[in-house]
RNA sequence: AGAGUUUGAUCCUGGCUCAGGACGAACGCUGGCGGCGCGCCUAACACAUGCAAGUCGAGGGAGAAGCACGCUUUCGGGUGUGUGGAGACCGGCGAACGGGUGAGUAGCACGUGAGGAACCUGCCCUGAAGUUUGGAAUAACCGUUGGAAACGGCGGCUAAUGCCGGAUAUGACCUGCUCCUGCAUGGGGGUGGGUGGAAAGCUUUGGUGCUUUGGGAUGGUCUCGCGGCCUAUCAGAUGGUUGGUGGGGUAAUGGCCUACCAAGUCGACGACGGGUAGCUGGAGUGAGAGCUUGUACAGCCACAUUGGGACUGAGACACGGCCCAGACUCCUACGGGAGGCAGCAGUGGGGAAUCUUGCGCAAUGGACGGAAGUCUGACGCAGCGACGCCGCGUGUGGGAGGAAGGCCUUCGGGUUGUAAACCACUUUCGGGAGGGAAGAAGCGUUUUGUGACGGUACCUUCAGAAGAAGCCCCGGCCAACUACGUGCCAGCAGCCGCGGUAAUACGUAGGGGGCGAGCGUUGUCCGGAAUUAUUGGGCGUAAAGGGCUCGUAGGUGGUUCGUUAAGUUAGAUGUGAAAUUGUACGGCUUAACCGUGCACUGGCAUCUGAUACUGGCGGGCUUGAGGCAGGUAGAGGAGAAUGGAAUUCCUGGUGUAGCGGUGGAAUGCGCAGAUAUCAGGAGGAACACCGAUUGCGAAGGCAGUUCUCUGGGCCUGUUCUGACGCUGAGGAGCGAAAGCGUGGGGAGCGAACAGGAUUAGAUACCCUGGUAGUCCACGCUGUAAACGAUGGAUGCUAGGUGUGGGGCUUUAUUGUGGGUUCCGUGCCGUAGCUAACGCAUUAAGCAUCCCGCCUGGGGACUACGGCCGCAAGGCUAAAACUCAAAGGAAUUGACGGGGGCCCGCACAAGCGGCGGAGCAUGUGGCUUAAUUCGAAGCAACGCGAAGAACCUUACCAAGGCUUGACAUGGUGGAUUAUCGGCAGAGAUGUUGUGUCCUUUUUGGUUUCAUCACAGGUGGUGCAUGGUUGUCGUCAGCUCGUGCCGUGAGGUGUUGGGUUAAGUCCCGCAACGAGCGCAACCCUUGUUCUAUGUUGCCAGCAUUUGGUUGGGGACUCAUGGGAGACUGCCGGGGUCAACUCGGAGGAAGGUGGGGACGACGUCAAAUCAUCAUGCCCCUUAUGUCUUGGGCUGCACACAUGCUACAAUGGCCGGUACAGCGGGUUGCGAUCUCGUGAGGGUGAGCGAAUCUCGUAAAGCCGGUCUCAGUUCGGAUUGGAGUCUGCAACUCGACUCCAUGAAGGCGGAGUCGCUAGUAAUCGCGAAUCAGCAAUGUCGCGGUGAAUACGUUCCCGGGCCUUGUACACACCGCCCGUCACGUCAUGAAAGUCGGUAACACCCGAAGUCAGUGGCCUAUCCGUUUGGGGGGAGCUGCCGAAGGUGGGAUCGGUGAUUGGGACGAAGUCGUAACAAGGUAGCCGUACCGGAAGGUGCGGCUG
Repeated sequence: AGAGUUUGAUCCUGGCUCAGGACGAACGCUGGCGGCGCGCCUAACACAUGCAAGUCGAGGGAGAAGCACGCUUUCGGGUGUGUGGAGACCGGCGAACGGGUGAGUAGCACGUGAGGAACCUGCCCUGAAGUUUGGAAUAACCGUUGGAAACGGCGGCUAAUGCCGGAUAUGACCUGCUCCUGCAUGGGGGUGGGUGGAAAGCUUUGGUGCUUUGGGAUGGUCUCGCGGCCUAUCAGAUGGUUGGUGGGGUAAUGGCCUACCAAGUCGACGACGGGUAGCUGGAGUGAGAGCUUGUACAGCCACAUUGGGACUGAGACACGGCCCAGACUCCUACGGGAGGCAGCAGUGGGGAAUCUUGCGCAAUGGACGGAAGUCUGACGCAGCGACGCCGCGUGUGGGAGGAAGGCCUUCGGGUUGUAAACCACUUUCGGGAGGGAAGAAGCGUUUUGUGACGGUACCUUCAGAAGAAGCCCCGGCCAACUACGUGCCAGCAGCCGCGGUAAUACGUAGGGGGCGAGCGUUGUCCGGAAUUAUUGGGCGUAAAGGGCUCGUAGGUGGUUCGUUAAGUUAGAUGUGAAAUUGUACGGCUUAACCGUGCACUGGCAUCUGAUACUGGCGGGCUUGAGGCAGGUAGAGGAGAAUGGAAUUCCUGGUGUAGCGGUGGAAUGCGCAGAUAUCAGGAGGAACACCGAUUGCGAAGGCAGUUCUCUGGGCCUGUUCUGACGCUGAGGAGCGAAAGCGUGGGGAGCGAACAGGAUUAGAUACCCUGGUAGUCCACGCUGUAAACGAUGGAUGCUAGGUGUGGGGCUUUAUUGUGGGUUCCGUGCCGUAGCUAACGCAUUAAGCAUCCCGCCUGGGGACUACGGCCGCAAGGCUAAAACUCAAAGGAAUUGACGGGGGCCCGCACAAGCGGCGGAGCAUGUGGCUUAAUUCGAAGCAACGCGAAGAACCUUACCAAGGCUUGACAUGGUGGAUUAUCGGCAGAGAUGUUGUGUCCUUUUUGGUUUCAUCACAGGUGGUGCAUGGUUGUCGUCAGCUCGUGCCGUGAGGUGUUGGGUUAAGUCCCGCAACGAGCGCAACCCUUGUUCUAUGUUGCCAGCAUUUGGUUGGGGACUCAUGGGAGACUGCCGGGGUCAACUCGGAGGAAGGUGGGGACGACGUCAAAUCAUCAUGCCCCUUAUGUCUUGGGCUGCACACAUGCUACAAUGGCCGGUACAGCGGGUUGCGAUCUCGUGAGGGUGAGCGAAUCUCGUAAAGCCGGUCUCAGUUCGGAUUGGAGUCUGCAACUCGACUCCAUGAAGGCGGAGUCGCUAGUAAUCGCGAAUCAGCAAUGUCGCGGUGAAUACGUUCCCGGGCCUUGUACACACCGCCCGUCACGUCAUGAAAGUCGGUAACACCCGAAGUCAGUGGCCUAUCCGUUUGGGGGGAGCUGCCGAAGGUGGGAUCGGUGAUUGGGACGAAGUCGUAACAAGGUAGCCGUACCGGAAGGUGCGGCUG
C1' cells in the first nucleotide's frame, strides 16, 4: 500500500466481499513447564450454610467459671474473704469508611473552568480562654409476671466522661458611633450598650480528656459558563408555571414551601414528548481527523427485595439501622413472629459462557484503645480455567546402500529424505536427593520473640534422549499439487464460484505451505471505505437543482477615515489527579510485569501587549443598488367591442343515382331526392398568408383587428439618494393538460360506448357514428420528460459568424454600406474542464456567497402516522425481506418488418423437371429373436456402402473354446506337421496311419502345460490427432512501425472512381508487409518444329484388309516452342486506373474447363477407415461354427428410372464417336440355341488382339388418337449363367399375362452455350448381382436475360439497440402452485407514562378539650416544659374512570420478494412491426389501449 466481483472487451459511477489489528469472549480439535494479569457481558433472578464492624475496664456499676485461704456439712454440698476476669449492661468512638453493583438517570448526573461577599466540617494541626458548684434519675441486678417464640409488663436498688440546674465569659449574637475597603448585595477593624449561654473526668502523676472560640487542613454542600446520544412520522410546551412582596424553612441561596399581586416563561440555535444510556481518566483502531467503546485499575454519581418516610448523628434520609405499605420466602402452640449475598466463598436458575463454601492478618491500609492488642472475605497469598500477554522446552552434531515402507511415475525414475536406522555428545524443563532465602519495618523489651505464601523461589548434585506437537490451509484474491474415490449426487463456499466420468475447488491419501502449545471457526468494533468526504465527494446524461417568483429569520457583503479590541495573534500565570501513553534509566537470569525521572495532556480561565484582516460603534465616498428625465421594441397581462375565410346545420332553387370510406371492404347516408352546385339564414370554435434558428414574459405560457386600463425590459443623459446589496430555511402568491363543483354554451373534434372490418383472438391499430369533455363565468385541484433533464447573484478568462432592440461615428447622410458600443437570442470554435459524450463570455472553465438535493438495485413516487383536498388524489416518508449487482458513456460485433451502394440462375425472362402413376433406392415409423451401427434444415435421407445369398457382419438363436482366431517374451515337456475312417448342422471330437528342415546343436519349425499378456466394430467425436462438410472461390482476414484515444479500440482497410476481385488509380497520418484474389500447374482451342510404331496414306507400286513395299506431306500421338499483353486506333474519363467501339487474329479483354478453399464459424461429422487418452469386459462385451437377420410392411418422406405417346411406337435398311478395360482376364472365328447362352479357343499383358454392332440421326414401310401396335407393373409357365449353395434373397432369356397412368393441387428444383434438353458408350466395386446409382466419354443441340422493385444468400458504408449463448436474442403483466417477511382487520391480551376522583399507612410539620408527666421555678393548689392520644395539610401503595401511547396475537384480506423447463398473450428494446415516454382521465383477462396537453431520452 491494495485486491476480487457488473462487460464480448473498455473507461467511469457504485455497492458487496477479502487481506490487518483488537476482545472480560464462546465453540471445535489438540495440549509439556513457568511468570504476570484476567475471569456472570445473560436473571438489579431467588438464595441453604459460614464468615464480611467492632472496640475501649485508662468512663461506669455489677461481676460468672476457675483458683487460694477459712467456716460449715445431711458429705451431694453450702457459705465467707481474696484473687480472677467471661458474657451481658450503661456510656464513648466507629458503624455515613472500606467492599459490591450499574437498575435508574439525557440530569449541573459527569467532565472542565469559575464563583460562594449565601455555607457546613467529628477525628487532626495551631492560637486564645477556661475546666466552678450542685441535683434528680436509669439500665444492668433482684423480685414478680405474660408469651410457643420473638419479646415484654409491673415493683424495688444503683453508678458514670449518661441527664439536668446555678456561677463565671476571652469570644459568639443583636445594636449605636467611627475608620478602611469592594463591581453590587456588601466585607474588615476599633469602641459603647444589650441578650442568651460552658465544662468531665480518669490516671501508674509522665499525661490524656472535656468546654467556648479564632485560624488552618481535610471532607462536603450550593450556584454558574462551556462540552459530550438518536428521533420533527414528537411543534408547540407550561399553573408553582415566570416574576414580585411578606412570611416560613435550611448549614446556606432560591417557588424550596406558603399567602397575595402581576401574566408571564421556554421553543426550529429544536422547547415539550418518545427511545436508548451510568459519566470520566482512559481502551481499541486509524497516517491523522475521526469512528467505536467505558471490562479490569482510578475519580465522580446512583442504588442496596419494590415504593414511601423520617430518627440518630459532624456527616445518612443509612447495603450487613428503624417505621410503614407491596410482593416473595421461612418459623409457629395459629394467637403471632422472622428475613433481604448488586460484601467473600458457595447453591439453584438463566445462558454459548465466567472460578475455591481455601490460608493468613506476616506485610499494606482501616476502626477502637494510652498501649499491649482485638477486629478486618479491605488486603496479602494459595487453588481452578491455554481466557490473554510474555518466556522456555520437546534435543545437538555427524550420518547415502540416498535402506525399508508410503505416494507418484513417461517404468527410466522421482519424492518423503539426513529424515530414520547407526555413531558421538548435551541435560534446559520435568523427575530423585541435599541445602535453602529476601520480603521484618515496627512493636515490646532485660534477653528473647514475630512469615500466611513455603520447605516456595534460588543453589548444589544424580540418572537418562530419556516424559513433552498439534491445528489450519494448498482454484483466484493468498504462500502451498499430485493420485484415487464420487459423478449437479454426496458435498464445499468469505466474494467470484466449484461438482452433470479425466474435479490442483467435494472426500481420502502422499507431498507441500502457514502458525506453533496452540491452531481454526463464530460474534463484535475500528481499518481498508475519499462508501457521509472538516481534513476529503458530488448533482447536463451514472443517485442528486426545489415547477416558478416574491420575501421573513438566518448566512454573506463595495470604498475610505477614526475608534474599540469580541474574533484573531504574541508572551506570561493557574489548572489540566494518579494510573495509562511516549521516552531515558533502573529491578526481577530475559521478556511480559514493576519502579524512578522527563515529556505529553491539542482544553479552560486570568493578566499584559499587537491591530493587518473579520466584527461592533461613529463619520464620509460613488463604481453596487435605487430614483429622475428623454426615447424605444414587443403574440407581456386584464376587460370590452368587432371582422372575414372554413366546417356543420336549416330553408329554397338546379339536378340524378349514387355518395362516403379503405390496403381492400363493410357499417353509415341516399329515389321520403343524398353527394355535387347556387342563394339566403343560424350557431359555435379557431384565427390561413405575414411567420422566422423571430419577439415578450419569473415560470406555466402568449398570435385576426380595434379601444380602455396595466406590469416589466432596453438605450441615452449622468441630475438625485448614498451600500439602501445578494441569497433565502419556514411562509405567501402564480402554476400546462386532465379532473372536480355550480350555472351557461355546444359548430368541429372526441376518452367511454355502439357498429363495421382486420385477426387464431383484437376489449387495439383502420372505418362509420358518438357521450363526458374541449368553450365561457366563478370556485377548487397543485401535478407533467413543469427539460437547457443544467438553482440564483457577482467578477474574470481567445476569437469567428448570423439575427432582434437602442445609441454614437464615418463616407458623396445614394445604398440591404463601413466602423464602434450596450442589451437580448443562435451556430462554430481556442485554452480549460469532463468517465466519455460533450460544454466552451448565454460554461459543464477559473473563483466567492447563499439555498435545494444525493449516498447500491429492488421492496417504494409504497405502508403507517401527520397536514391539505368535495373527491380523484397531493405533500412528507420508513422497515422487514431480497439480490451482487443495478447503472452512465463509449468500443467491437451481431441483428432490424432502418437507410445507401453492389454482387450471385437470387428474382425476373425462358427451357426442362419434381410434387399425381408404377417401379427402383435411401430414410422415418411400425414390426421382429435380430430387423447391427452411424449420418439429421440448407450442409442426413441412390449418404458411409466403387456391389449384404454364405463370407462380408459389427446383429439374433443355437452349439463350442478359454494364454485363446492373432503378436512377443520367459520357464518346463514332447518331435508331433501327412493322408484317411467314424460321430456331428458344422465348429469340433475320436481313431488309424505317418516322423519335417538342418551347421546334429542348449538349433529351426510345430505342438502341450504355465506365467506375463492377447483380444474388443464395447463407451466417450463434449478428452483427442488426422481427415471432411459448410458459409464460399464469398473478397475478405491480419501484422510491423508511426499517429489518434485514459482505455476497449481506431487509423491503415474509410473517401472519389473502377474491377470478377482489398483488381487497379487518385486522394488521405499514414508508410509498408503477410495470408487470401490474380498469375505460376493440368486440360482444351490455333500454329510451328522434332520424331514417326502398333498410328496415318496425298502421290508411287501392290491389293481391296494401310494387307504389304514405300513415304513423313496430312490426320494423330509424344516432346519442345510461338501466340493474347487492353499491345494498336478512336470516344469517354482527373493528361489516371479503367471502360465503350473498332482493326488484326484460331482465340480479346480472366478465351473455356479443372486443380487450388484466407482468418475463422457451426463443442458441425467421424472413437465403425486409421491412430489415440481415460473408462469398461476377461470361461466373455473375446473367439470359432451352423442357421437366420441387415431384403421383414398399414403407412410417411427424399432421390431417381419408366411412362402417359404421332417431334411418337413398331419393322426393315443405312451413317458417324470419344473416354476407357482386359491374363483367375478380354475373348475373335466357326458352330448349336427363338433367346439368355453353350461348345470350340485364333490373337492379345495390348495406338497391333479384344470388349465393340454406338444410339439418337438418315431412308423406306406400318399404326391413326384408342387405355391403343401407347405404357410396361404384376402374375403364371419354361429356361440360361455365376456360385459349395439362388427357399428366405441374384441377374438375365423366352412364351403368356397386360395394372396404374391421358402431363399431375398447394408448392418447389435445375440451367446463361457447346450450357439446358436429348441420345447412347465406358469404367470402378465385382464369382454373380439389386446399377434406373456413382464417376467419366462423346453425338445431336436450343430459348431467354427489359431489368434489380420484390423473395433468398452474400459484400461494403452508415444508423438504432435494453442483443453478446448475439433476434431461434432479450423481455412485460395477469392467472395457477409452494415458501418467506410485511400492511389492513371485527376484536383480544399485555406494557408504559400521565390525568380526574376515592381511600389514605408510616412520618415530619401545625393545632389541641381532656389525660399523663423525676430534675427548673414555686405562694407546693400550681406554673414552665415535655409526652401519649386525637385532629388537620401533605402523603406511598391500592381502587374507580375515560383517554394517550407502545407491543403481542387475530378468522379474513392487500400488495411484495423468491422459486423447476406451468397457463395466456407480446407491451418494451430495431421505425420492435401503431415511435417511445411523462402527467391526468376513462376503459379492458393481462401486459395494456384510447382521449387531452407536454418531452426527444

Model confidence (mean pLDDT): 85 of 100. A computed fold for a 1497-nucleotide RNA from Stomatohabitans albus, annotated as small-subunit ribosomal RNA. Its Rfam family is "Bacterial small subunit ribosomal RNA". Rfam links the family to the GO terms ribosome and structural constituent of ribosome.